Source information
This is a predicted structure of a 530-nucleotide part of an RNA (small-subunit ribosomal RNA, 5' domain) from a metagenome. RNAcentral holds the full RNA, with entries from SILVA. The prediction has a mean pLDDT of 86.

[in-house]
Context: one part of a larger RNA
RNA sequence: GAUUGAACGCUGGCGGCAUGCUUAACACAUGCAAGUCGAACGGAAACGAUGGAAGCUUGCUUCCAGGCGUCGAGUGGCGGACGGGUGAGUAAUGCGUAGGAAUCUACCUAGUAGCGGGGGAUAGCCCGGGGAAACUCGGAUUAAUACCGCAUACGCUCUAUGGAGGAAAGAGGCCCUCUUCUUGAAAGGUCUCACUAUUAGAGGAGCCUACGCCGGAUUAGCUUGUUGGUGGGGUAAAAGCCUACCAAGGCGACGAUCCGUAGCUGGUCUGAUAGGACGAUCAGCCACACUGGGACUGAGACACGGCCCAGACUCCUACGGGAGGCAGCAGUGGGGAAUAUUGGACAAUGGGGGCAACCCUGAUCCAGCAAUGCCGCGUGUGUGAAGAAUGCCUGCGGGUUGUAAAGCACUUUCAGUAACAAAGAAAACGGUAGGGUUAAUACCCCUAUCGCUUGACAUUACUCACAGAAGAAGCACCGGCUAACUCCGUGCCAGCAGCCGCGGUAAUACGGAGGGUGCGAGCGUUAAUC
Numbered sequence: 001g002a003u004u005g006a007a008c009g010c011u012g013g014c015g016g017c018a019u020g021c022u023u024a025a026c027a028c029a030u031g032c033a034a035g036u037c038g039a040a041c042g043g044a045a046a047c048g049a050u051g052g053a054a055g056c057u058u059g060c061u062u063c064c065a066g067g068c069g070u071c072g073a074g075u076g077g078c079g080g081a082c083g084g085g086u087g088a089g090u091a092a093u094g095c096g097u098a099g100g101a102a103u104c105u106a107c108c109u110a111g112u113a114g115c116g117g118g119g120g121a122u123a124g125c126c127c128g129g130g131g132a133a134a135c136u137c138g139g140a141u142u143a144a145u146a147c148c149g150c151a152u153a154c155g156c157u158c159u160a161u162g163g164a165g166g167a168a169a170g171a172g173g174c175c176c177u178c179u180u181c182u183u184g185a186a187a188g189g190u191c192u193c194a195c196u197a198u199u200a201g202a203g204g205a206g207c208c209u210a211c212g213c214c215g216g217a218u219u220a221g222c223u224u225g226u227u228g229g230u231g232g233g234g235u236a237a238a239a240g241c242c243u244a245c246c247a248a249g250g251c252g253a254c255g256a257u258c259c260g261u262a263g264c265u266g267g268u269c270u271g272a273u274a275g276g277a278c279g280a281u282c283a284g285c286c287a288c289a290c291u292g293g294g295a296c297u298g299a300g301a302c303a304c305g306g307c308c309c310a311g312a313c314u315c316c317u318a319c320g321g322g323a324g325g326c327a328g329c330a331g332u333g334g335g336g337a338a339u340a341u342u343g344g345a346c347a348a349u350g351g352g353g354g355c356a357a358c359c360c361u362g363a364u365c366c367a368g369c370a371a372u373g374c375c376g377c378g379u380g381u382g383u384g385a386a387g388a389a390u391g392c393c394u395g396c397g398g399g400u401u402g403u404a405a406a407g408c409a410c411u412u413u414c415a416g417u418a419a420c421a422a423a424g425a426a427a428a429c430g431g432u433a434g435g436g437u438u439a440a441u442a443c444c445c446c447u448a449u450c451g452c453u454u455g456a457c458a459u460u461a462c463u464c465a466c467a468g469a470a471g472a473a474g475c476a477c478c479g480g481c482u483a484a485c486u487c488c489g490u491g492c493c494a495g496c497a498g499c500c501g502c503g504g505u506a507a508u509a510c511g512g513a514g515g516g517u518g519c520g521a522g523c524g525u526u527a528a529u530c
Base pairs, nucleotide, nucleotide: 001530002529003528004527006526007525008524009523010522013377014376015375016374017373018372019370020369021335026333027332028331030330031329032328035078036077037076040075041074043071044070047069048068050065051064052063053062054061055060056059085288086287087286094213095212096211097210098209099208100207103205104204105203108201109200110199111198112197113196114195116150118148119147126139127138128137129136130135156165157164158163170193171192172191173190174189175188214260215259216258221251222250223249226248227247228246229245230244231243232242233241263285264284265283266282267278268277269276270275290311291310292309293308294307313324314323315322316321341367343366344365345364349363350361351360352359353358380410381409382408383407391400392399393398414471416466417465419463424457429451430450431449432448433447434446435445436444474519475518476517477516478515479500480499481498485514486513487512488511489510495502496501
């Protein structure tokens, strides 16, 4: 000199864009952060529409019917493995770069083939019992895209020689015909979505190898599933991954082992480079989710807001027994020099579910707080010598403060008050036309066009009007380094200080004042890196 996720002191007008627990991976009150689908299913607790009955207050009260809109609880599907947080552990089961072969992959895209015929349960509901609660037990009954067989099956799997084995589920829209006579059900046609098997792709994930990745030798030897082989097991997959037997290997001064420290990288800061230091925000990877262990489900987890066991802690209890996990967003206590609101909205972007409408989303977008940083703007402009007054100095003549002020003439950025007013909005939905599909002018899909709406921010940005210089300057320093000097007070005292050093009666170095210098909504100090 540059820099910082900074803190402290004094001061503080506005805006834009960023950033904000670096410490206790300490403990957490409260609310929210993952749901959705009735176009899978039996149904109907609540609300509403409809019909009927009664009552009267004459348009609402009750009761009944009815699944029409919808929908609590339940079965089922998909998603809770993403998104969000933190950096404790980890010096290599990690990261970075470059390669590799022995693998899996839900949803998505493209292709091929199929979607036949049956069965038995169970939740819910109802009845009964136990318990303070959490919850739980028994009986009866019921549905499915839940579950289980049978059939069939490829270019699938296993044997690789015959052969053997293996699947499925329906739902919705529309149309036509027939019958029982009121308009509903079944068969049929067609379309869409779903389902099964399989091939390929895309994206994702697992595994292996090489090289590189902090300090210590006041750590020199380490290792027995250890190193390799065979048989067996095991995994989606190679492998001592596991196991039995056999051999005695394997690593190491090119630093093994041990100890300490540490998430890694793209990058950030500094520096002319080489390098050094760091790894906040943003992005990629990894690890963790009160501590330790374990598996279940699933395409995917050994799973932050899932389960089981043990432990510590907290809470409830009728003492028999139960409940919990903010390193999600806010917020509280504690620790600390130190770090924000128990805010708004799903309008946009993205995600989950759904045919869709839509629902959910503390992701996200916004707002609030903080000079924490960077950038921009303002705190007036011109004129004005009687060089006013005051202050300070003085050699008492004057000098300086100083064009500074006052006065005169102007302007109104920003803030204030009021008005106008974008962009962020694309969609979705409805109408019309064309095309595709089809027996079909129906349904559905695609395209074009028209219409109707959808904004948290928001009292938005921007623009314009009004009033009046009106509301807006400090901080550090002035001995040398280092830009800037005099007086008074003090008298080796009080004090200053980054280094040299000042102070013992004329201190430009202490304290105050006047004046000056530097930077400026900041200025200094401390800490830290180069």